Molecule: small-subunit ribosomal RNA
Organism: uncultured prokaryote
RNA sequence: AUUGAUCCUGGCUCAGAUUGAACGCUGGCGGCAUGGCUAAAGCAUGCAAGUCUGGGAGAACCUUCGGGGGACACCGGCGAAAGGGCGAGUAAUACGAUCGAACGUACCCCAAGGUGGAGGAUAGUGUCGGGAAAACGGCGGUAAUACUCCAUGUGCUCUUCGGAGGAAAGCUUUUGCGGCGAUCGUCCUAUCAGGUAGUCGGUGAGGUAAAGGCUCACCAAGCCGAAGACGGGUAGCGGGUGUGAGAGCAUGACCCGCCGCAUCGGGACUGAGACACUGCCCGGACUCCUACGGGAGGCUGCAGCGACGAAUCUUCCGCAAUGGGCGAAAGCCUGACGGAGCAAUGCCGCGUGUGGGAUGAAGCAUCUCGGUGGUGUAAACUACUGUCAGGGACUAGAACAAAUGAGCAGACCCAAAGGAAGGGCCGGCUAACUUCGUGCCAGCAGCCGCGGUAAUACGAAGGGCCCGAGCGCUGCGCGGAAUCACUGGGCUUAAAGCGUACGUAGGCGGACUUAUAGGCAUCUUGUGAAAUCCCACGGCUCAACCGUGGAACUGCUCGAUGAACCAUAAGUCUUGAGGCAGGUAGGGGCUGUCGGAACGAUAGGUGGAGUGGUGAAAUGCGUUGAUAUCUAUCGGAACACCGAAGGAGAAAUCAGACAGCUGGGCCUGACCUGACGCUGAUGUACGAAAGCGUGGGUAGCGAACGGGAUUAGAUACCCCGGUAGUCCACGCCGUAAACGAUGUGCACUAGAUCGAGGGGGUUUUGAGCCGCUCUCGGUCGAAGCGAAAGUGUUAAGUGCACCGCCUGGGGAGUACGGUCGCAAGGCUAAAACUCAAAGGAAUUGACGGGGGCUCACACAAGCGGUGGAGCAUGUUGCUUAAUUCGAGGCAACGCGAAGAACCUUACCUAGGCUUGACAUGUAUGGAUUAGCAUUAUGAAAGUUUUGUAACGCCCCCUUGGGUGGAACGUACACAGGUGCUGCAUGGCUGUCGUCAGCUCGUGCUGUGAAGUGUCGGGUUUAGUCCCUUAACGAGCGCAACCCCUAUCGUUAGUUACUAACGCGUCAUGGCGAGGACUCUAGCGAGACUGCCGGUGUCAAACCGGAGGAAGGUGGGGAUGACGUCAAGUCCUCAUGGCCCUUACGCCCAGGGAUGCAAACGUGCUACAAUGGUACGGACAGAGCGACGCGAGACCGUGAGGUGGAGCAAAUCGCAAAAACCGUGCCCCAGUUCGGAUUGCAGGCUGCAACUCGCCUGCAUGAAGCCGGAAUCGCUAGUAAUCGCGCAUCAGCUACGGCGCGGUGAAUACGUUCCUGAGCCUUGUACACACCGCCCGUCACGUCAUGGAAGCUGGCAGCGCCCGAAGUCACCUCAUUUCAGGGGUGCCUACGGCGAGGCUGGUAACUGGGACUAAGUCGUAACAAGGUAACC
Repeated sequence: AUUGAUCCUGGCUCAGAUUGAACGCUGGCGGCAUGGCUAAAGCAUGCAAGUCUGGGAGAACCUUCGGGGGACACCGGCGAAAGGGCGAGUAAUACGAUCGAACGUACCCCAAGGUGGAGGAUAGUGUCGGGAAAACGGCGGUAAUACUCCAUGUGCUCUUCGGAGGAAAGCUUUUGCGGCGAUCGUCCUAUCAGGUAGUCGGUGAGGUAAAGGCUCACCAAGCCGAAGACGGGUAGCGGGUGUGAGAGCAUGACCCGCCGCAUCGGGACUGAGACACUGCCCGGACUCCUACGGGAGGCUGCAGCGACGAAUCUUCCGCAAUGGGCGAAAGCCUGACGGAGCAAUGCCGCGUGUGGGAUGAAGCAUCUCGGUGGUGUAAACUACUGUCAGGGACUAGAACAAAUGAGCAGACCCAAAGGAAGGGCCGGCUAACUUCGUGCCAGCAGCCGCGGUAAUACGAAGGGCCCGAGCGCUGCGCGGAAUCACUGGGCUUAAAGCGUACGUAGGCGGACUUAUAGGCAUCUUGUGAAAUCCCACGGCUCAACCGUGGAACUGCUCGAUGAACCAUAAGUCUUGAGGCAGGUAGGGGCUGUCGGAACGAUAGGUGGAGUGGUGAAAUGCGUUGAUAUCUAUCGGAACACCGAAGGAGAAAUCAGACAGCUGGGCCUGACCUGACGCUGAUGUACGAAAGCGUGGGUAGCGAACGGGAUUAGAUACCCCGGUAGUCCACGCCGUAAACGAUGUGCACUAGAUCGAGGGGGUUUUGAGCCGCUCUCGGUCGAAGCGAAAGUGUUAAGUGCACCGCCUGGGGAGUACGGUCGCAAGGCUAAAACUCAAAGGAAUUGACGGGGGCUCACACAAGCGGUGGAGCAUGUUGCUUAAUUCGAGGCAACGCGAAGAACCUUACCUAGGCUUGACAUGUAUGGAUUAGCAUUAUGAAAGUUUUGUAACGCCCCCUUGGGUGGAACGUACACAGGUGCUGCAUGGCUGUCGUCAGCUCGUGCUGUGAAGUGUCGGGUUUAGUCCCUUAACGAGCGCAACCCCUAUCGUUAGUUACUAACGCGUCAUGGCGAGGACUCUAGCGAGACUGCCGGUGUCAAACCGGAGGAAGGUGGGGAUGACGUCAAGUCCUCAUGGCCCUUACGCCCAGGGAUGCAAACGUGCUACAAUGGUACGGACAGAGCGACGCGAGACCGUGAGGUGGAGCAAAUCGCAAAAACCGUGCCCCAGUUCGGAUUGCAGGCUGCAACUCGCCUGCAUGAAGCCGGAAUCGCUAGUAAUCGCGCAUCAGCUACGGCGCGGUGAAUACGUUCCUGAGCCUUGUACACACCGCCCGUCACGUCAUGGAAGCUGGCAGCGCCCGAAGUCACCUCAUUUCAGGGGUGCCUACGGCGAGGCUGGUAACUGGGACUAAGUCGUAACAAGGUAACC
């Protein structure tokens, strides 16, 4: 680190210690170690084995010429078989541990004995010869501790026990060393299952130092193997080493022991010892020399070279020490060894300074911009010390009885802080954070993952953390990993129980007695080399390192004792197991016979148009008579009811009835056997369906196939047909989600209840009831177990025995190989590659073409509309210099915009300005300035010319001077931006939704996410209230509190009102007056399920009623929970970041936003008679008015004009309300409906109505006759209809918006359906949450892999041919002897030929697989996934 979260399973990854290491950056000193892991591939050069008075000859040199001298070579002795190197081969001829018998042994040690004689050669050499060389030949001659012979011969060997053999050397013994044998242990592979002919054994012979098929002849047929023979792969083994708590796992560098090897292969010789690293012979490959005839060579010794490789050193010094060879010794030799050199390769030690020192310096970085905080006592400065490196003089040590030092080392003196710090990391794991740059780019990354404009994850800087002469990175092994589980795991659902049984080997096995002593236990013997590890002590100043001693080496082995257990032997027993007898249930199996219903067919009768089928249809059948119905006959398959949670069987499976044959179970009895048992690798048998073979059979059903539908398509689902098949017999196949996803057997561990089969008890018998017991089949549950779900005497509990199986997902149950099968295919069964998960159970949501309950103008019931027409308005699109921008399903579209002719205005074109149209500050100038007037130009803005010259303060008599604020010019900071990012934000708003929900505290439950509460029963508009209740309470929402309105009271009475009284008028509350009424506007009252009845759980509440203006929230408004949509807005405002700065800012003129083929939304007016028109008449409310509302009057047909009373308004004005009522006309017509469009003439606002305003009059008189699919609003003072007002505003495109009142309905049975919502429940592979997830073909790219005609390597054998060197045997020649020459035979290396086997590489073509942001086609799966899914 799998998930939204959780628990579990499970793989991946990291943190640790290690290394013969390598790589990157860096690098002061010393000590001790280590250093070609790759090409057992090849090597230039030098060195690595000699030595010796045994022998003869004898160079140089010296010489008194007599001789001395003795190198090198040669003969001879010893050594050269050790030491040193490497690990190719080898899986047993090896190694390790422990034993053994048939052997050898030079040098050394001990003991005994002996030590005479004779002889002939040969190298060297001399001479001759040929040869390039290496080397060789002929002839002559010579010595020995060389060689031969004779004698003696203790001991020795052989022996037939008589004897024989046998030396100047040998013999015996011991130690040590070596050869040989046995047992046990020692990697992977069964996709290697059979192997073997000298093979196994015997007899005899040969051979050897020695046993032995070691070899040979004969006889015999054995021997090895599932406890893994034979084959294949890999590998030197051990002591030890790394890691680990241990058990283990991995490993075998350095050091020690053993083995093997020495260019590859074969062979022997010599010798005590070899089949010999620096000996010999032969063959092969390679290199070198050559006169081409022939020769020479072997670093896996020390250095060194090139090559290979990620990678590994000096062609050093010395025999001073230790050790070895030779020698009497001196001594010689020794690349063994002792040392030095190189490499931070490892381990260990030391240093790069120590103390004081705050102006908290500079620089750097950060910031809230205030030098606030950081680097940081760090530095400077000051005092001190002297390790290492450097220089100097000297000599303890290693070194011994004495001599000997290649190389090392020690204390002492001098100088001087001087010469000596880096690497990695800082998102989590994991210690350590900020700024800038970058912008899914560049890059990082061990895993998870970072990066798409605010990156603690990239790069840099500052700061920090960890180590430190190192630090990181990479590789390999161990650990963590209990992730192969012996210690120490699992298998119902996560990977995992064979489909089932029988049974072989094997494993395990009841009670008692006796014996044995294999296992076992205790003690003991020998061994387990040293080093290493551990402990103690000691030596280098410490440590690393080293020394001494001890312990340990967990093992094997000799012997003794014990006898519980296992085992073995003998005996006994009955409880395990089996048998016997008597009962008993059953779809247990096989064979045969019989039966009825249904179905189909055939024949006949009746009958007469359809039938059949579906969601709806059609194909099909039917007038040649179907369907329907009756009768008869035939056929095949399956057996309703009984029937069940039931029975039987090993499982698969088994059902009509009867008969025959046959297997098993259970119960009862306790008569027999006497452990006869359990499990079960390999094996054998059985084994659904489909399928295969042969032969039958075929009614129905029915793959394939045909047709009809459905559909975008429909190779499907639905329908009509229909072959194989389904059925029978025989034979194959051998698989299933063959499931309880749960192996078999035995024992133990609470119960309750139901069913099936038996047997007792109780009852006088029987039935019945009650209770007991054995067996079988279910359900619920204690403890326990379990990740949970669950399981729970039918265990998934607790134990035992045995078998099978699992070890991340994919690739893949695939390929190859083997085997079985007629085939299909089955069984067995990988790897490359790829992913960081795949998975189980449960939780919360969301979703479902799942379910239940409930609600809403959601549907239905109604009324009126939209969609059709014309126009208005918004939007898309198109166009354009620009048609500014935003809003985009509901929730954009009469929306921002409550007013686009200029302005607005953000857009376009053209002309202008640059500290700017606006703000603040600094510096400077000086009266330049504002204002006014003015010239030129211009469309204006602006540019430009001239004149005049204001204001405050101070000085001064004044002219004037000075100064300053504002202003201006210049310069600089800055202004400005409707430029970008609503996905950086605040604020505001929309929406779900005025839906009833959303949460918390404490407690409780659960391992946990979480649940409970908030569920359930009622009830409500409501999580409203009541009841129940492991919950009890609480908060935000609901409701209420607020406003308007409906009734009444009271208070107050102008501008409102006017009943009574009075005045006045043609008339009017016009006036006096009034406080009654209406009204106005303050304060109150009233309604609370309060009362009655019923229902209901004694409740909440509901239904009905009374009273009341109003009744169950009276009506309306304001009020919008937790949250969702990265919803909307940077163009209201605010704001981070980015961008522009003589322009993306600012000013101005004109244009545009009003453009018009087309489409959509929202509206207005209509299509008319419930109407239109003319005249007359009546009734509102709420508003507005001073740059305003504007009366009466007059003019005009009218818009309007003139004029101006009144009114800052309950006073005046706008103001006419309209529908309505009355009367007349119109008479169903594109009309007296409808008013678009257009012409003319006018009015008003405004600087200005061309683009582009509104209004009026006259004229014109379009479409339209009620609107397709579809769709909207509304449940009462509502819809519909009628007018009035207001905001914005100069005016107005308002038919819009917001308000106001007038008139005033219909319908709601109901909740099946559509839409949305709430609660409960269910499924889920969804969680970005169904606009989800996800499958397969095809297409592109990359990678690994299988098959494959072939092509080409390697390995080990087999058969045949050839046959070097050489041993042995034989023949022969020659010889005084010893030798020797020639030949033959057997064996045989190398080589050749041939047929196969095994294992690689490569390959046209081909198969599937994996991976790969946005390809194609469909929609298979997940919800009932829209045909349940799956095997």